The RNA shown here (c-di-AMP riboswitch aptamer (ydaO/yuaA leader)) has 134 nucleotides and comes from Desulfitobacterium metallireducens.
RNA sequence: GAAGAAUAGAAGCUGAAUCUGGUUUUUCCAGAACGGGGGAUCUCGUACUGGGGUGUAUCGUGCCGUUAGGUGCGUAGGGCUACACCUGUGCCCAAACCCGUCAACUAACCUCGUAAGCUCAAAAGGUGGCAAAU
Numbered sequence: 001g002a003a004g005a006a007u008a009g010a011a012g013c014u015g016a017a018u019c020u021g022g023u024u025u026u027u028c029c030a031g032a033a034c035g036g037g038g039g040a041u042c043u044c045g046u047a048c049u050g051g052g053g054u055g056u057a058u059c060g061u062g063c064c065g066u067u068a069g070g071u072g073c074g075u076a077g078g079g080c081u082a083c084a085c086c087u088g089u090g091c092c093c094a095a096a097c098c099c100g101u102c103a104a105c106u107a108a109c110c111u112c113g114u115a116a117g118c119u120c121a122a123a124a125g126g127u128g129g130c131a132a133a134u
Stems, first nucleotide, its partner, number of pairs: 011119004018032005033114006043104001050102001051099004059074006077093004083128005
């Protein structure tokens, strides 16, 4: 000097999953905020082959396998591309889990969650905004 790794901080991303106050400050409690579920009238709905919920994550098809499943291609749909939005470019995901025969919508009302996991060097243009300097 270069490369690599680890830790911490900063910045940023998916997601509702953040903030504040108190506390025995390990922790627990409460509130705000955001998010989910249940739940009348009215309206809707008609089973069987169960049905339903969170979520973007649905559907089609090929191959392997006795099966359970595994895997490839595509796809509804979704995310990022670093102030926001639109257009555009490029890169990705298209899962997982839960309830347990039961739930349409739904005012009042009741109730629950606030996790987990990640990250780099280029495609930008337009409109608007913020900040700084003069």
The prediction has a mean pLDDT of 79. Taxonomically the source falls in Desulfitobacterium (Bacteria, Bacillota, Clostridia, Eubacteriales). It matches the Rfam family "c-di-AMP riboswitch aptamer (ydaO/yuaA leader)". Its family is annotated with regulation of gene expression and cyclic-di-AMP binding in the Gene Ontology.